[in-house]
Context: one part of a larger RNA
């Protein structure tokens, strides 16, 4: 000069689009932040309505039992989700990252595509009655029930294991053929037809089960790359390597027993210090320095540690165990909790925000669908934090009013500035209009937009609602009076101030930028 996740001091009119606890990875009140499916299952509530029996009633009807129907709800069992999506940088110099490759050493729910199959029987078990314990969280026994929970049986290939051969490939193998032994499954719902029913068959659909492929994801490996420090110089016993055995999806000291004695290092090992890594982002002419906020991809963490379970994944942020540190209830016997998700509190700190609206849109999990949920996301609050974009009027108006301020007292200066007169209305304030975003859903009539009565259009009123800060010795654009007198003070450097300071205060003129302007701090 150029930046900034900035802060401070003066000012501050508008909007549009970013951005916002860099510090305590400190410690929270409160409310949300992952839930859904009755078309998997028994149940129970409730709503209408129909049948049968009883009571009252001439009846019409009312009430009670009881048993079908057809909606509506959910506590329970199951199933899918919950391992995404939100946060944060502690911790980590590391195959965490990137960039190359490799997996002949692997895996993969839901999508998708091709093959085949879905037969048949069993024991339970929650809610649910019941008894009981407990201050409470919760918790025990007995008793009955169901399923697409669960467990047994049949069939079974191109699946698994083992045996035995071929062909390729060449490092432990790939493919393929024979043999044998193991190994599967569950129903649901519309409709149609049969059938007094109870239920049974056809079609369609969604779900099941096995292989095979894909497709995204992913897991391990392997090279190369990227901070300081030698006032750290030697480091290592699961250490370095085989063999066998265990685990794992899968290689391997991954771990474990035996055997050997290795393996690493000045091309800097060990140690220390500081650090998330990358796309990028600042600033250069560029090489190069520095950085890594927001946005994206990867890594880590979830009060501290340390464990495993469930699962297609997880050693799990709003799951489960133990321990500690810490906070609440406690009837003292025992019990809860974990905002580094959105809000919002309290403390640190120079410093950083609404306890807001809505799922209408994009997206995400559940659902056949309707639909739920969704602090992801979409908005709007609030902050000149930052970039941009507007305006704060426009024309005429005296050789020139009033105040100021200079003055050689004659003028000169603010200065067309105002006043005044026209003019215009961008903002503003009202009044009236009124959106895209909307696809999709449906009972085919329709319904659905949070922001938002916002944006944006007309139109009335009327200059009306709008300007500052820093600076003027030189560097460096811009100068005079006054007060003060090496004082009080200024300052980026050089320097100013000891009686006519353009350098300190003021005050008026300039001059600079401008809704901002200076100042600190950092980088380049």
């Nucleotide at each position: 000069g150029g930046g900034u996740g900035a802060a401070c001091g003066c000012u501050g009119g508008c909007g549009g689009c970013g951005u916002g606890u860099c510090u305590a990875a400190g410690g929270c009140a409160u409310g949300c932040a992952a839930g859904u499916c009755g078309a998997a299952c028994g149940a129970a509530u409730u709503a209408u309505u129909g049948g049968u029996c009883g009571u009252a009633g001439c009846a019409a009807u009312a009430c009670g039992a009881u048993u079908g129907a057809u909606g509506a709800u959910u506590a329970g069992u199951g199933g899918c989700a919950a391992a995404c999506g939100g946060g944060u940088g502690a911790g980590u110099a590391a195959c965490a990252c990137a960039u190359u490759g490799g997996u002949a050493a692997c895996g993969u729910a839901c999508c998708c595509c091709g093959a085949a199959g879905g037969c048949g029987c069993g024991a339970a078990u929650a809610a649910c009655u019941u008894u009981c314990c407990g201050a409470a969280a919760g918790g025990a026994g007995a008793g009955c029930u169901a399923a697409u929970a669960c467990g047994c049986g049949a069939u079974g290939g191109u699946c698994u294991u083992g045996g035995a051969g071929a062909a390729c490939a060449g490092a432990u193998g790939u493919u393929u053929u024979c043999c044998a032994a193991g190994u599967a499954a569950a129903g649901g719902u519309u409709c149609c037809g049969a059938g007094c029913a109870a239920u049974c068959g056809g079609c369609a659909u969604c779900a099941c089960u096995u292989c095979g492929g894909g497709a995204g994801c992913g897991g391990c490996c392997u090279a190369u790359g990227g901070u300081c420090u030698a006032u750290c110089a030697g480091c290592u016993a699961g250490u370095u390597g085989g063999u066998g055995a265990g685990g794992u999806a899968a290689u391997g000291g991954c771990c474990c027993a035996c055997c050997a004695a290795g393996g690493c290092u000045a091309u800097g090992a060990c140690g220390g210090a500081u650090a998330g890594c990358g796309g990028g982002c600042g600033u250069g002419a560029g090489a190069g320095c520095g950085c890594g906020a927001c946005c994206c991809g990867c890594c880590u963490c979830a009060g501290u540690g340390g464990g495993a379970c469930u699962g297609a994944g997880a050693c799990a942020c709003u799951g489960c165990c133990c321990a500690c540190a810490c906070u609440c209830c406690u009837a003292c016997g025992g019990g809860a909790g974990g905002c580094u998700g959105c809000a919002g509190u309290c403390a640190a700190g120079a410093a950083u925000c609404u306890u807001c609206c809505c799922c209408a849109a994009u997206g995400g999990c559940c659902g056949a669908a309707a639909g739920g949920c969704u602090g992801a996301g979409g908005g709007a609050g609030c902050g000149a934090c930052g970039c941009c974009g507007c305006g704060u009027g426009c024309c005429a108006g005296a050789a020139g009013a009033a105040g100021c301020c200079c003055u050689u007292c004659g003028g000169g200066g603010u200065g067309u500035a105002a006043a005044u007169g026209g003019c215009u209305u961008u903002u503003a304030a009202c009044u009236g209009g009124g959106a895209c975003g909307a696809a999709u859903c449906u009972u085919c009539g329709g319904a659905u937009g949070a922001c938002g009565g916002u944006a944006c259009c007309a139109g009335u009123u009327g200059a009306a609602u709008a300007a500052g800060a820093g600076g003027u010795u030189c560097c460096u654009a811009a100068c005079u009076c006054u007060g003060u007198g090496c004082c009080a003070g200024c300052a980026g450097g050089a320097g100013c101030g000891g009686u006519a300071a353009u350098a300190c205060a003021g005050a008026g003129a300039c001059c600079u930028c401008a809704a901002g302007c200076g100042u600190u701090a950092c980088c380049c």
The part of an RNA shown here (small-subunit ribosomal RNA, 5' domain) has 524 nucleotides and comes from a groundwater metagenome. The prediction has a mean pLDDT of 87. The full RNA is in RNAcentral, with records from SILVA.